[in-house]
Context: one part of a larger RNA
RNA sequence: CUGGGCGUAAAGCGCGCGUAGGUGGUUCGGUAAGAUGGAAGUGAAAGCCCCGGGCUCAACCUGGGAACUGCUUUCAUAACUGCCGAGCUAGAGUACGGUAGAGGGUAGUGGAAUUUCCUGUGUAGCGGUGAAAUGCGUAGAUAUAGGAAGGAACACCAGUGGCGAAGGCGACUACCUGGACUGAUACUGACACUGAGGUGCGAAAGCGUGGGGAGCAAACAGGAUUAGAUACCCUGGUAGUCCACGCCGUAAACGAUGUCAACUAACGGUUGGAAUCCUUGAGAUAUUAGUGCAGCAGGCUAGCGCAUUAAGUUGACCGCCUGGGGAGUACGCCUGCAAGGUUAAAACUC
Numbered sequence: 001c002u003g004g005g006c007g008u009a010a011a012g013c014g015c016g017c018g019u020a021g022g023u024g025g026u027u028c029g030g031u032a033a034g035a036u037g038g039a040a041g042u043g044a045a046a047g048c049c050c051c052g053g054g055c056u057c058a059a060c061c062u063g064g065g066a067a068c069u070g071c072u073u074u075c076a077u078a079a080c081u082g083c084c085g086a087g088c089u090a091g092a093g094u095a096c097g098g099u100a101g102a103g104g105g106u107a108g109u110g111g112a113a114u115u116u117c118c119u120g121u122g123u124a125g126c127g128g129u130g131a132a133a134u135g136c137g138u139a140g141a142u143a144u145a146g147g148a149a150g151g152a153a154c155a156c157c158a159g160u161g162g163c164g165a166a167g168g169c170g171a172c173u174a175c176c177u178g179g180a181c182u183g184a185u186a187c188u189g190a191c192a193c194u195g196a197g198g199u200g201c202g203a204a205a206g207c208g209u210g211g212g213g214a215g216c217a218a219a220c221a222g223g224a225u226u227a228g229a230u231a232c233c234c235u236g237g238u239a240g241u242c243c244a245c246g247c248c249g250u251a252a253a254c255g256a257u258g259u260c261a262a263c264u265a266a267c268g269g270u271u272g273g274a275a276u277c278c279u280u281g282a283g284a285u286a287u288u289a290g291u292g293c294a295g296c297a298g299g300c301u302a303g304c305g306c307a308u309u310a311a312g313u314u315g316a317c318c319g320c321c322u323g324g325g326g327a328g329u330a331c332g333c334c335u336g337c338a339a340g341g342u343u344a345a346a347a348c349u350c
Stems, first nucleotide, its partner, number of pairs: 003322004007304002012318001014201004021194003025088007033081002035077008049065006091191001092188004096183004103177007110154001115149007125136002162169002206247006215241002220236004258317006268293001269291005275285003278281001299306002323350003332343001334341002
């Protein structure tokens, strides 16, 4: 390489959009590039293979055949693929009416709580722990009542509930805005799927500039514990956490399960729609788009388990794997302000 694989053994890019490419519904007509069949030419000899012959045999030599699965030209066929033309509506999409939603962005508003400050009451403790101490407090703390300031997060509702491609999204109101579902008609007429490169989004931490800073809290300081304690516990506390703009581009970015499509017993839950039936109900029936649980049949799996949300049966396209360590490292390119990231070996060793 062929092959075999990718939930957990090595292996699905963190997730979209999309270029080239690959693949592509249905009917008719044409064409003949692929395809199928025939013919002609060529495919050197030797060798390999088969049948003979010659050296006493064999190796070796030698005659004939087959083969050379290929290429070129030409004739024929038209089922399939391609191409050209004309159509269709079951895929895909558009218009119209509804529905649900923490989907995104901007601005404003609200209450509870923590902290600080001011004022009143009030007096000796408070705080903290396994026990203590550091710490705070007669310069009046803790507690309690009233007021003010400021920042961050939004209890209950809350739900194997909802929305989003993923990351993720949870107080309320307004504005701007993306997608989904659903109903009945009309329209376009394959416009589709995937997607190397490319491009955009992308938790937390971190970085740059300028703000902000209540609580929490790396680093740091002190008190304990301990043989020691650069920790766990306690008292403090700076970056950071928050906002704006710009970078970074990684996570157990997980369902450790790529995207799309088709098919394959039932049963019960829940969310959003629409339909039918009556006995009008917290109803029943069938259905559709999600979201979960349990598990059977057939199937798959090394087992665990998965089972219409497949890891079953198939098709299309992409990505990735090929013993452990060395190593996701070195070097080089690219990228970044940096931290670093992406791509990515070998020697050696077992």
A computed fold for a 350-nucleotide part of an RNA from an uncultured bacterium, annotated as small-subunit ribosomal RNA, central domain. Its mean pLDDT, the model's own confidence on a scale to 100, is 84.